RNA sequence: AAGGAUCUUCGGGGUAGGGUGAAAUUCCCGACCGGCGGUAAUGUUCGCUUCUGCGAACCGAGCCCGCGACUCCGGCCGUGUCUUCUCGAAGACGCUGCCGGACUGAUCUGGUGAAAAUCCAGAGCCGACGGUACAGUCCGGAUGGGAGAAGAUCAAG
Numbered sequence: 001a002a003g004g005a006u007c008u009u010c011g012g013g014g015u016a017g018g019g020u021g022a023a024a025u026u027c028c029c030g031a032c033c034g035g036c037g038g039u040a041a042u043g044u045u046c047g048c049u050u051c052u053g054c055g056a057a058c059c060g061a062g063c064c065c066g067c068g069a070c071u072c073c074g075g076c077c078g079u080g081u082c083u084u085c086u087c088g089a090a091g092a093c094g095c096u097g098c099c100g101g102a103c104u105g106a107u108c109u110g111g112u113g114a115a116a117a118u119c120c121a122g123a124g125c126c127g128a129c130g131g132u133a134c135a136g137u138c139c140g141g142a143u144g145g146g147a148g149a150a151g152a153u154c155a156a157g
Stems, first nucleotide, its partner, number of pairs: 004154007017029003031137002033127002035067004043058006062125002071102006078095007107123005129140003
């Protein structure tokens, strides 16, 4: 250093303008947005150098690989209410937490090149649930959760 334990902080963006209508940021035209880790050839910086390169760090994909939120199922611990009752318990229905599982969207063409689903150019496409005139963007669960990121302390070595 890596790894372990505990703790702290951080950890998501977006309908301009117009049409129809009694009513739509929901429909239509159009506008806008892109969480986290990985991969990654350009680029930037630094170092070395035989001046040709080599090495390191940083940045770099919504639609490539994986993860997260939502929803559902099962198990376990705790707990609440109710019912039965031999008053010790049993059962039913919930709730918090933990663990496991299910579900979980969307990309092509051209260029360069040894090599690109990542670069450059162009054209496409996607986006939980509840509410409401049908919602990726409004309101709500959510002052929640969270992939993870950074840091501190401790132990062992």